The RNA shown here (Bacterial small signal recognition particle RNA) has 99 nucleotides and comes from a Candidatus Krumholzibacteriia bacterium. Its mean pLDDT, the model's own confidence on a scale to 100, is 77. Taxonomically the source falls in Candidatus Krumholzibacteriia (Bacteria, Candidatus Krumholzibacteriota).
RNA sequence: GGCCAGGCCCGGCGCGACGCCGGAGCGCCAACUCCGUCAGGACUGGAAAGUAGCAGCGGUACGCCAACUCUGACGUGUGCGUCGAUCAGCCUGGCCCGC
Numbered sequence: 001g002g003c004c005a006g007g008c009c010c011g012g013c014g015c016g017a018c019g020c021c022g023g024a025g026c027g028c029c030a031a032c033u034c035c036g037u038c039a040g041g042a043c044u045g046g047a048a049a050g051u052a053g054c055a056g057c058g059g060u061a062c063g064c065c066a067a068c069u070c071u072g073a074c075g076u077g078u079g080c081g082u083c084g085a086u087c088a089g090c091c092u093g094g095c096c097c098g099c
Base pairs, nucleotide, nucleotide: 001096002095003094004093005092006091007090008089010084011083012082013081014080015079016078017076018075019074021072022071023070024069025068027064028063034059035058036057037056042051043050044049
């Protein structure tokens, strides 16, 4: 110096990791106005009984939602696997040639 092989690098895909944005779940929520149940008390009634209904309790809507769970999009100085490329660059090994 030439050739060959492998690896890195490079690209696609899959499963993850991380970041970020969104959705859902869970949870909270009428302490101005919802629904149910409505102690006490009130009202009607001679009574039996009935009516509306505050507080409380339960539920739901709007809304909220740190963490957690699921999920979608995007991204990467990210891990593994796989496929491709291997022109150029870097690394390792082998062979050959020359000095």
Background: The model forms 92% of the base pairs in the Rfam consensus. Its Rfam family is "Bacterial small signal recognition particle RNA". Rfam links the family to the GO terms SRP-dependent cotranslational protein targeting to membrane, signal sequence recognition and signal recognition particle, plasma membrane targeting. The family's RNA type in Rfam is non-coding RNA gene.